Molecule: Glycine riboswitch aptamer
Organism: Paracoccus marinaquae
RNA sequence: GCACGGAAUUCGGGAGAAGCCGGCCCUGCGCCGGUGCCGAAGGAGCAGCCGCCCCGGCGAACUCUCAGGCGAAAGGACCGUCUUCCGACA
Numbered sequence: 001g002c003a004c005g006g007a008a009u010u011c012g013g014g015a016g017a018a019g020c021c022g023g024c025c026c027u028g029c030g031c032c033g034g035u036g037c038c039g040a041a042g043g044a045g046c047a048g049c050c051g052c053c054c055c056g057g058c059g060a061a062c063u064c065u066c067a068g069g070c071g072a073a074a075g076g077a078c079c080g081u082c083u084u085c086c087g088a089c090a
Stems, first nucleotide, its partner, number of pairs: 001089001004087005011080003018035001020034005025028001036070003042066001043064003048058004
């Protein structure tokens, strides 16, 4: 210097599924119990990929639903964007 990769950060976007049922008193967007449901925090697993004898590593928006969630708000994988740092390249 910058087309690249990673991390953090600013702003914007960002889905799904019962404002279900019963109980309690402290009447709080509360607590306890029950049934149904969702998949996009996190977690686990498979496919697949890499080294490769075992075996180890990576591993999705697929699977599970432990956790989480099912009015709004909040949260939210991920996407774009601002700035900074690190690495790589020249």